[in-house]
RNA sequence: CUCCGAUAAGAGCAAAGGUGGAGUGAUCCACUGACGCAGAGCCACGGGUUCGCUAAGUUUUUUCGAAGGUGGGUAGCCGGGUCGCCGAA
Numbered sequence: 001c002u003c004c005g006a007u008a009a010g011a012g013c014a015a016a017g018g019u020g021g022a023g024u025g026a027u028c029c030a031c032u033g034a035c036g037c038a039g040a041g042c043c044a045c046g047g048g049u050u051c052g053c054u055a056a057g058u059u060u061u062u063u064c065g066a067a068g069g070u071g072g073g074u075a076g077c078c079g080g081g082u083c084g085c086c087g088a089a
Stems, first nucleotide, its partner, number of pairs: 004087002012037002017032006035076001041082003045079003048074007057064001
C1' cells in the first nucleotide's frame, strides 16, 4: 500500500413513525425520532424500481390503459465512477 475488517478508539449518517413546509405525483426539505449503516459521503453512467405526460385500445360518459416515446424521483435496490476516516485478526 492492497485485500479485508472488529463486542477496538474517536467521530459521522439517520429507516419507520410524528409535526410543519414544497411538489400533480414519485419524492424532497426542516425539526423530532433511531431501524440500521465501514462509505447510509458525492455522481442518475448501466440495470432495477417508481411518478407525471403521451399513446394502440377501452368505457354510453366519467374512466381505465399495453408496447413504445419523453421528462422526473430513488445513491438506505444492485453494479460502476470518484473522494475519504480508523487498523485488531
Molecule: c-di-GMP-I riboswitch aptamer
Organism: Desulfuromonas sp.